[in-house]
The RNA shown here (SAM riboswitch aptamer (S box leader)) has 112 nucleotides and comes from Mucilaginibacter straminoryzae. The model forms 97% of the base pairs in the Rfam consensus. Model confidence (mean pLDDT): 79 of 100. The sequence was found by an Rfam model in a public genome assembly. Rfam family: SAM riboswitch aptamer (S box leader). About the family: The SAM riboswitch is found upstream of a number of genes which code for proteins involved in methionine or cysteine biosynthesis in Gram-positive bacteria.
């Protein structure tokens, strides 16, 4: 780093350094942040996967892994509502709002 698969409901923070960005990218939104972001380290915890124990609503915390909100929202496809212009009566379709997916990311298992 590439591929298959699968999941994404819910959980779980303090503290030293550190010194301005941060929530994957690009744009805009919306949110965190000098009352201390980002890394890194100590401690603690949580329990998705694998692993063990039970044998099935668990338990332990060895391996990954995670502890602000939320796969954050529009972005592209498709479907239902409402609908300005235009034709003029039931069509077009900006735009608006719900849903579902698909993309692309995040973990894990395997493989390479």
């Nucleotide at each position: 780093c590439g591929c298959u698969u699968a999941u994404a409901g819910a959980g779980a923070a303090a503290g030293a350094u550190g010194g301005a960005g941060g929530g994957a990218u690009u744009a805009g939104a919306c949110c965190c942040u000098g009352c201390g972001a980002a890394a890194u380290c100590u401690u603690a915890g949580c329990a998705a996967c694998c692993u063990g124990u039970g044998c099935u609503u668990a338990c332990a915390a060895g391996g990954u892994g995670c502890u602000a909100c939320a796969u954050u929202c529009u972005a592209c496809u498709c479907g239902g509502g409402c609908g300005a212009a235009c034709a003029c009566u039931u069509g077009c379709c900006a735009g608006u709002u719900c849903g579902a997916g698909a993309c692309g990311g995040a973990u894990a298992a395997g493989c390479g």